[in-house]
This is a predicted structure of a 76-nucleotide RNA (transfer RNA) from a Chloroflexota bacterium. Taxonomically the source falls in Chloroflexota (Bacteria, Bacillati).
């Protein structure tokens, strides 16, 4: 360059065959507790990479870009 895969909360990962209000632990904030901390139990705030498409309806499907890993080429 070509081609494959990935992107979902700070982190690391769930999301069946599109269906309404996207979860889970760990972290962070607030409380209870306790002499303090720690641990424990409760509560809170946080997110679909970006841009179009398609559909009554997309975290999902289709283009495209951007980041990241893979893999191959680059002869005369």
């Nucleotide at each position: 360059g070509c081609c494959c895969c990935u992107a979902u909360a700070g982190c690391u990962c769930a999301g069946g065959a599109g269906g309404a209000u996207a979860g889970a632990g760990c972290a962070c904030c607030g409380g209870u507790u306790u002499c303090c901390u720690a641990a424990a139990c409760c509560g809170g705030a946080g997110g679909c990479a970006c841009a179009g498409g398609u559909u009554c309806g997309a975290g999902u499907c289709c283009u495209g870009u951007u980041a990241g890993g893979g893999g191959u080429a680059c002869c005369a």
It matches the Rfam family "tRNA". By type it is a transfer RNA.